Predicted 3D model of RNase P RNA and transfer RNA as a complex of 506 nucleotides. Model confidence (mean pLDDT): 76 of 100. Rfam match: Bacterial RNase P class A. It is annotated as a ribozyme.
[in-house]
RNA sequence: CGAGCAGGUCGGGCGAUCGCUCGGGGGACUCGAUUCGUCGAGCUUCCUGGGAGGAAAGUCCGGACUCCGAAGGGCAGUGUGCUGGCUAACGGCCAGGGGGCCAGUCUCAAAGGCUGGCUCACGGAAAGUGCCACAGAAAACAUACCGUCCCGAUCAUAUCGGGAUAAGGGUGAAAAGGUGCGGUAAGAGCGCACCGCUCCGAUGGCGACAUCGGGGGCAAGGUAAACCCCACACGGAGCAAGGCCAAAUAGGAGGGGAGAGCUGGCCCGGCUCGAGUCCUUGAAGUUCCCGCUCCGGCGGGACACGAUGGACACAACCCUCGGGUAGGCCGCUUGAACCCGGUAGCAAUGCCGGGGCCAGAGGAAUGAUCGCCCUUGGCGCCGAGCUUCGGCGCUGAGACAGAAUCCGGCUUACAGACCUGCUCGCCAC
RNA sequence: GGGCCUGUAGCUCAGAUGGAUAGAGCAGCAGUUUCCUAAACUGCGUGUCGGGAGUUCGACUCUCCCCAGGCCCACCA
Numbered sequence: 001c002g003a004g005c006a007g008g009u010c011g012g013g014c015g016a017u018c019g020c021u022c023g024g025g026g027g028a029c030u031c032g033a034u035u036c037g038u039c040g041a042g043c044u045u046c047c048u049g050g051g052a053g054g055a056a057a058g059u060c061c062g063g064a065c066u067c068c069g070a071a072g073g074g075c076a077g078u079g080u081g082c083u084g085g086c087u088a089a090c091g092g093c094c095a096g097g098g099g100g101c102c103a104g105u106c107u108c109a110a111a112g113g114c115u116g117g118c119u120c121a122c123g124g125a126a127a128g129u130g131c132c133a134c135a136g137a138a139a140a141c142a143u144a145c146c147g148u149c150c151c152g153a154u155c156a157u158a159u160c161g162g163g164a165u166a167a168g169g170g171u172g173a174a175a176a177g178g179u180g181c182g183g184u185a186a187g188a189g190c191g192c193a194c195c196g197c198u199c200c201g202a203u204g205g206c207g208a209c210a211u212c213g214g215g216g217g218c219a220a221g222g223u224a225a226a227c228c229c230c231a232c233a234c235g236g237a238g239c240a241a242g243g244c245c246a247a248a249u250a251g252g253a254g255g256g257g258a259g260a261g262c263u264g265g266c267c268c269g270g271c272u273c274g275a276g277u278c279c280u281u282g283a284a285g286u287u288c289c290c291g292c293u294c295c296g297g298c299g300g301g302a303c304a305c306g307a308u309g310g311a312c313a314c315a316a317c318c319c320u321c322g323g324g325u326a327g328g329c330c331g332c333u334u335g336a337a338c339c340c341g342g343u344a345g346c347a348a349u350g351c352c353g354g355g356g357c358c359a360g361a362g363g364a365a366u367g368a369u370c371g372c373c374c375u376u377g378g379c380g381c382c383g384a385g386c387u388u389c390g391g392c393g394c395u396g397a398g399a400c401a402g403a404a405u406c407c408g409g410c411u412u413a414c415a416g417a418c419c420u421g422c423u424c425g426c427c428a429c
Numbered sequence: 430g431g432g433c434c435u436g437u438a439g440c441u442c443a444g445a446u447g448g449a450u451a452g453a454g455c456a457g458c459a460g461u462u463u464c465c466u467a468a469a470c471u472g473c474g475u476g477u478c479g480g481g482a483g484u485u486c487g488a489c490u491c492u493c494c495c496c497a498g499g500c501c502c503a504c505c506a
């Protein structure tokens, strides 16, 4: 100097003219009210101040806010998932641990250690269930196809039969600890050493975990983005939430209904509103009448009330259809916000001080034209020159995309410029 | 603005708890028949499973992110 990767910042600037929209102030006009002083609304004009984003997007998470009768319990369901921290909260962020991959380095080399980079939806497969196609002998209570070894039969180093064997071959995504030595008929954790696994203990760490020591010959393949188990969290709806005012219409029709609704998938509990007529059975009991009485009650009867069952209406309420309106105000933008400085912390982030107010539209404003500049491509001319550099002129390009209640994140889209780090290549010293 | 659903041949739809060649009907193409066409008969391919990543040995199916299309909603009584 060039290229690539990762992270961060910005994402055109200045001026003129003509518009759009919101706020503040002034004037003219119109309308309404009026205690005649003014006040309110509309329209128009002048002055003045503000006017899209890093993603305003996707609506994927989390909150604020608002409403829903107790947001009460249980089941179901959904989501998250190493540890610690940050935060209003989160599936986000920061720091750490562990696994995997790569590079460098130590080493003759392997294993392993150290350093650096990238990456991981990273609880549990030793609670249970399911699945593991094809191939293969065997796919999870292991298994004998080839091979190896032993024994027997036959004349036989071959064939057949019986047995042993998971070291080797082969299959597969995956083959039942790995390497080496011993051992054996051949083999095998069969024995031993190292590594791995697992259990126990000690030490360090808040912890995930790490290190060390000892025990166990190894049992326990993979899959939980399969069911599931464990831990934690979660009520629902969403600014078209919701509140106020005004206008208009048919408190209309059908269905459900002595129940209906709040409450949403179900149940329980709680609460609110509503509760007619007729028939049947008429228990216990209440009321009334009669009789007896030892005054405690007992027996009998009745047009009454009464659990329950049935029918029909309708109330409350719910559902569907139909009717009317298409107006205004609030919510609405001062906020877990922004900028500057300090401070605690490795960091995310917190705290302290100061500063200013920075879009609020509603078929929906934030734009258009021109000039100069900036970045960059092409062509031409001029100057210097080895590849090229500089100046001038003409011409083209400058992305992704537009607030809609507001925030914190994630994800996706994006021309170009700048900064930092790492890697590679070339040139010079 | 907010909420929800769907995507498989040209069209309309299947595809149970992942397993290998993804099916059905209509339409289409080729052949037989006919002078020709229709009908009938025989045969055939239908395809990036909307796209891209991931989990898994293996994805139409499970998870995530995009894309496209569609549906619903206000207030009054």
Base pairs, nucleotide, nucleotide: 001425002424003423004422005421006420007419008418009417010416012373013372014371015370016369017368018367020051021050022049023048024047025046026045027044029042030041031040032039033038053400057411058410060409061408062407063406064405065238066237067236068235072268073267074266075265077234078233079232080231081230082096083095084094085093086092097122098120099119100118101117102116103115104114105113106112123229124228128227129226130223131222132221145169146168147165148164149163150162151161152160153159154158177195178194179193180192181191182190196218197216198215199214200213201212202211203210204209242330243329244328245327252321253320254319255318256317259273260272261271262270276312277311278310279309285305286304287302288301289300290299291298292297323505324504325503338355339354340353341352342351343350344349374398375397376396377395378394379393380392381391382390383389384388430502431501432500433499434498435497436496439455440454441453442452448486457473458472459471460470461469479495480494481493482492483491